[in-house]
Context: one part of a larger RNA
This record gives sequence, structure tokens and C1' cells, in this order.
RNA sequence: UGACGGGGGCCCGCACAAGCGGUGGAGCAUGUGGUUUAAUUCGAAGCAACGCGCAGAACCUUACCAGGCCUUGACAUCCCGGUCGCAGCCUCCCGAAAGGGAGGCUCAGUUCGGCUGGACCGGUGACAGGUGCUGCAUGGCUGUCGUCAGCUCGUGUCGUGAGAUGUUGGGUUAAGUCCCGCAACGAGCGCAACCCUCGCCCUUAGUUGCCAUCAUUUAGUUGGGCACUCUAGGGGGACUGCCGGUGAUAAGCCGCGAGGAAGGUGGGGAUGACGUCAAGUCCUCAUGGCCCUUACGGCCUGGGCUACACACGUGCUACAAUGGCGGUGACAAUGGGCAGCGAUGGCGCGAGCCUGAGCUAAUCUCAAAAAACCGUCUCAGUUCGGAUUGCACUCUGCAACUCGAGUGCAUGAAGUCGGAAUCGCUAGUAAUCGUGGAUCAGCAUGCCACGGUGAAUACGUUCCCGGGCCUUGUACA
Repeated sequence: UGACGGGGGCCCGCACAAGCGGUGGAGCAUGUGGUUUAAUUCGAAGCAACGCGCAGAACCUUACCAGGCCUUGACAUCCCGGUCGCAGCCUCCCGAAAGGGAGGCUCAGUUCGGCUGGACCGGUGACAGGUGCUGCAUGGCUGUCGUCAGCUCGUGUCGUGAGAUGUUGGGUUAAGUCCCGCAACGAGCGCAACCCUCGCCCUUAGUUGCCAUCAUUUAGUUGGGCACUCUAGGGGGACUGCCGGUGAUAAGCCGCGAGGAAGGUGGGGAUGACGUCAAGUCCUCAUGGCCCUUACGGCCUGGGCUACACACGUGCUACAAUGGCGGUGACAAUGGGCAGCGAUGGCGCGAGCCUGAGCUAAUCUCAAAAAACCGUCUCAGUUCGGAUUGCACUCUGCAACUCGAGUGCAUGAAGUCGGAAUCGCUAGUAAUCGUGGAUCAGCAUGCCACGGUGAAUACGUUCCCGGGCCUUGUACA
């Protein structure tokens, strides 16, 4: 100087407390451990691994296993020889395919020279190739402490020196934020602000959007209009600016003070200092070293990653009446769409099928929002719950056996609110309800986003956890 303390002081954070809803019990989904297996590819491991890499394993993916094949190779550059009726396309044979073999059709420019182009075949070696090892050789990227308020430097001063001072102190703040003081005076990286978005107003513009007034219609449908809504460009607006109190005349703090759409950082986002964990990743990519080179490379078929006594994590659905079922039927927002979204009409109980208008979309379409309201059921393993299983189908796709999703009929398991323990959340939040998107042929209870309905509680900081500053002890560095 740090680090640590079941030392002290001060102060924060859904850290506790006060509340609301869960997890832990059940069934299922999903990830992991373990076990099994020819293989169940690999990585991730307290917080910060475990719905994680995977924004989507039937083949492919795919890295794993079994079998069948290839060896200058699926891919790149160079050299030599040959072909240009090469390559490509079509047909046939062997084969599970890969691969091997046979036949047919068919180049461009041209100075008409196999000359140029480009391509292919064969050969030779240089080489290719490796998701093989090392993240403890690395770059890059990322997690974490933590959006915590810290981390440093120049000059000066003090100290033999390591170092100290500044950065400590008195107040204050979300903040090393600001004020005052001070052997310090300044400065940098962080904080804040500048950026995006939501909330108010003005303005510009008026189609595909809108309709107050005038006509018109089944319908903003048409004429007309751009006031309003909205869209998307520009600008204004909030600064403790004003008032009162308090404070040290300061910084600031307090006020069901004013004004205002908004008030003290207005809400949300992006933004992550010096560093820590030899944290994670050589399987995104790049890369040193090591290793393989008729194989640890390459191609293919089939299988596996989907196994199942069990254990754990994360979720979904429930155990019901604030509910289930039937009916009526209103109100969103974000988004997507051409190998696409698909209206309308018809068929089917349904998944869906036939048809195919319109739309490269503020124009057409996905599209139906759901919770809501009315009726019924009357506390039961039920009209709760839907696992499991049987039969019959639908769709995608070369192909749903291993191993897809969906529909109808039948079947109707566990489950009556969950031990010890444990998690999230402070407001348009929790809870609850549906909707969209990426990936994607098909497949979502996951992920990312969107809106609808919409709470309770916070006395307080003694205690648990994490953190900041000062101080003290130390046999630790």
C1' cells in the first nucleotide's frame, strides 16, 4: 500500500421487512447429470453451466457409429500430356447409394493457324484437407463484479524509501454530483449531458390515411375537402426558472406551492472506466506450436444425437365456481408476405381440400384478437383435469418405422394447492389475456417483440446477501 475480520462509524440496492404471484408435490415439454449403447458427436459447471452454443437433429444439418467406396483428392494455385462431338443434357446396365460402365444429342470468337478463350480428362509432385490437441501460447468477441462510483496522471510539497498528499475533512447528491475548507494546483478515463424512443404543443405535407360541413352509397363507396385522426420531417417545451420555508449569505433540501401535457434524472432504451475471475470460446472466424496424410482427409447408405431404473434445473397445463361448457358479439398494437400472403365461392364434423380475385402492399392479404357479457352446471375426482392408449384421417416432404405436426371418435391416468427450502416483482410494474416475428419444406409449452385488463405493499434499516467511503487490528501478500 492492499486484502481480510463472527472490529467500529456513515450510506446504498426487491438485500431484508411490508405485500402479490410462483418454484419445491402431480402429468407433460425441455436442458443437464448418471446409466445404457456400435454410437448415444462436442462444448458450457456456484452466483456468472443446466428452454445455454441449437433463430428450430426424419435425410441434409452432423462433427458420432456400422458398412460400401475415393486417394493431388469435394475445394485453391502451379507444371506436363491429351481432348474440344470436351463439358453439359438424355437413355440403359451393375449397385442401398456413392461409384463404375455403355450409347445418343450438342461450343464461342477467328486473321481459318488447334490460333485465342474457357473448360474437361489423365499424370507428376509441390500441395490441398482436418469441427484433430492445446482458450494455461494467442487475436477477436463475450460473461461477471456493475451502470457499482470509482480508477489514474502532470507539476508541486512531504517522506531515506515503499509511498503519501491531491481523492482526506464539514455539508450535499442517483453520482469523485456540487458547495465550502485544506500543500496543494490542474488534468484525463468514468458520472452527467450530447443520441434513440414514449408523453404535450406548433408547423410542413395530404395518398393508399381521415370525414366536421354539402351531396351520394349496402359500404369514406363516389364527388368534394385536408379541419380532425393518423402518418413522418422540422421546431418549441423543464431550467429548481418563479414563490415560501430551511440551510452557512453556499451547494442543496422541503411544500395536496403556483403555472404546466410533463417537476425536480418526466418514463424506457442505447451507452459498461482502470481492472478481477490463467472466467468462456482453437466447434463462428483468424492464428503460433504439436499431431494425421491410401487417413484423424473425402463421398455415400443406414443408424445415432430422440435410449431410460433414477437425480437436478427451467417451463407449460392443472387440481376448479374469480371456474368449466354453450351462446351473443364489441374494442388493440407490433409485425410478415412473390418458389409468398391468399380473399370469394364450393366440399368436409374437423385438420384440410378444390377454385383462384387482389397484392412487390398505410391500397390486397395473414386476421379470428382473447380476457368481456348472457345462459347452464352446484362442489363431485365432477360437464374439473387432460396424460396415456386404440381406430380412422389431414398436411409437409424422395421419404414421417426408428423419429414430425395436426384433426375426429373412443379411452379417460396422476392431481383436491404441494415438506425442508427457495425465486420474481415498487406502476401501466406484478398478475392475467391473447397477438405477431425470426429460425423454418414441415415442426415452439422455448426465444424476441406487441398490445388488452390491471393490483397490493414499503413502518423502517436491527437482522440475511451484495456493494461504496472513512477508520481500526493483523503471525496474510
Notes: A computed fold for a 477-nucleotide part of an RNA from an uncultured prokaryote, annotated as small-subunit ribosomal RNA, 3' major domain. RNAcentral holds the full RNA, with entries from ENA.